[in-house]
């Protein structure tokens, strides 16, 4: 340089065109002398970014961005 992957909540990861979700943490309350477990319940996302396609885009398309592998 070139090719091919990856980017989603604090973290690790789901989500193949129709209101973005789990585990884990974090927060509150019950439970305990107290903590911590356990239950209940709740906060937290411009879906790395421009732009195109479509009635509609986390999702399909090209561009740049970080990260990685591999060729040279």
């Nucleotide at each position: 340089g070139c090719u091919u992957c990856u980017u989603u909540a604090g973290c690790u990861c789901a989500g193949u065109g129709g209101u973005a979700g789990a585990g884990c943490g974090c927060c509150u309350g019950u439970c305990u002398a107290g903590u911590a477990a356990a239950c209940a319940g709740g906060a937290g996302g411009u879906c790395g970014u421009u732009g195109g396609u479509u009635c509609g885009a986390u999702c399909c398309c090209a561009g740049c961005a970080c990260g990685a592998a591999g060729c040279a």